A computed fold for a 75-nucleotide RNA, annotated as c-di-GMP-I riboswitch aptamer. The prediction has a mean pLDDT of 76. The sequence was found by an Rfam model in a public genome assembly.

RNA sequence: AGAAUAUUCGGGCAAACCUGUUGCAAAGCAGGGACGCAAAACUAUAGGGCCUUACUGAGGCAGCCAGUUGUGUGA
Numbered sequence: 001a002g003a004a005u006a007u008u009c010g011g012g013c014a015a016a017c018c019u020g021u022u023g024c025a026a027a028g029c030a031g032g033g034a035c036g037c038a039a040a041a042c043u044a045u046a047g048g049g050c051c052u053u054a055c056u057g058a059g060g061c062a063g064c065c066a067g068u069u070g071u072g073u074g075a
Stems, first nucleotide, its partner, number of pairs: 004073003012037002017032006035063001041068003047065002049061005
C1' cells in the first nucleotide's frame, strides 16, 4: 500500500415508542428509551428514489441506494 471483513477490547451513534416543544403536514429539536449501525460520520437545485402540502410552487428524508472522507483487523 491493499482484496476483503466487522470476532474481541475500548469508544461512538440511536429505530420504534413516551413526554415537552416548533411546524398545515412530512418532519425537526430536547429528555427518556434501545431495534439496530464499520461509516447510522458529512453531503438534499446542479444523481436516482421516497414522503408532505397552503400543489406545478415549496418543504422534508443521508437509519433507501448513491457520492466524499474515515476506524480496527488484514489475504